[in-house]
RNA sequence: GCGCCAGUCAUGCCGAGUCCGAUUCGGACCGCCGGAUCGGAGCGGAGGAACCGCGGGGACCAUGGCAGGUCCCGGGGGCGAAUCGGGCGAAUUUCGCUCGUAGCGCAUCUCUUUCAGCGCGAGCCCGUCAGCUAACUCCGCAGGCGAUCGAGGGAGAGGGC
Numbered sequence: 001g002c003g004c005c006a007g008u009c010a011u012g013c014c015g016a017g018u019c020c021g022a023u024u025c026g027g028a029c030c031g032c033c034g035g036a037u038c039g040g041a042g043c044g045g046a047g048g049a050a051c052c053g054c055g056g057g058g059a060c061c062a063u064g065g066c067a068g069g070u071c072c073c074g075g076g077g078g079c080g081a082a083u084c085g086g087g088c089g090a091a092u093u094u095c096g097c098u099c100g101u102a103g104c105g106c107a108u109c110u111c112u113u114u115c116a117g118c119g120c121g122a123g124c125c126c127g128u129c130a131g132c133u134a135a136c137u138c139c140g141c142a143g144g145c146g147a148u149c150g151a152g153g154g155a156g157a158g159g160g161c
Stems, first nucleotide, its partner, number of pairs: 003161003012145003018041010042141006052131001056073006075129001076126004084100006103120004109156007116148001
C1' cells in the first nucleotide's frame, strides 16, 4: 500500500457536566472508594468597546408624497430542544385540561444523511438592564439512562488476519 474480517460486554451511554494535586473526614473486600474545602488544567455559559446592525404597535393631525407632530398601549433579557398556535373551563392577561407545532432525543467504534416508528416539547433565573463585541470581568461542571439489537446511503478512526 492492497484485500478480507469482526465490533451489541455499565470498563458503557446522553450531557459543558471532566481530569489532576493538596488538606481533612468517613468507609472498606485495606496497593481501594466516597464526601467536604482549597488550588490548577480543560470544557460550557453570561456580561462587556470600536466597526456594523437595530430602534415596537394603534389612532389622530399635517402633507401632493415622504419627513414630522400629538395621544394611547406594550417592559425587557438569560440558561435550556422546550417555542408558537387552536379548542374547552367564569377565565382575551394569569391558571388547569386537551390537540397540534418550531425544535430536541432514540447508546452495534465515530461523524453525516434518507425513510419509518417511538418519546420529549419542562423548569428555573436576572430585576426595569442586556444586539454584535477585542481587551477585560463573572458564573457553572448537575442530573439521568437497561433503550429502535428499525431499514438503507456516504465519509472516516482504531483492531485482527
c-di-AMP riboswitch aptamer (ydaO/yuaA leader) from an Actinomycetota bacterium, 161 nucleotides, folded computationally. The prediction has a mean pLDDT of 75. Lineage of the source: Bacteria > Bacillati > Actinomycetota. Its Rfam family is "c-di-AMP riboswitch aptamer (ydaO/yuaA leader)". The literature on the family includes a 2004 paper in Proc Natl Acad Sci U S A by Barrick et al., "New RNA motifs suggest an expanded scope for riboswitches in bacterial genetic control".